The RNA shown here (transfer RNA) has 73 nucleotides. The sequence is in RNAcentral, with records from ENA. The coordinates come from a structure-prediction model, not an experiment, and the mean pLDDT is 82.

RNA sequence: GUCCCCUUCGUCUAGAGGCCCAGGACAUCGCUUUUUCAUGGCGAAGACACGGGUUCGACUCCCGUAGGGGAUA
Numbered sequence: 001g002u003c004c005c006c007u008u009c010g011u012c013u014a015g016a017g018g019c020c021c022a023g024g025a026c027a028u029c030g031c032u033u034u035u036u037c038a039u040g041g042c043g044a045a046g047a048c049a050c051g052g053g054u055u056c057g058a059c060u061c062c063c064g065u066a067g068g069g070g071a072u073a
Base pairs, nucleotide, nucleotide: 001072002071003070004069005068006067007066010026011025012024013023018056028044029043030042031041032040049065050064051063052062053061
């Protein structure tokens, strides 16, 4: 250089056109249980890498960019 794959809460992940103003686990925070801590219960906050396009509608499809990984020379 060429080709292929991946990028979603702090972390690990589900979702693959509308059912989802994106769900779960751990972590964080608040309340509660307890003499206290831990555990348990209830709740809260928190994410679609970026820019375009297609579509009535995009996390999802297409193009480009960026980052990461792989193959090849």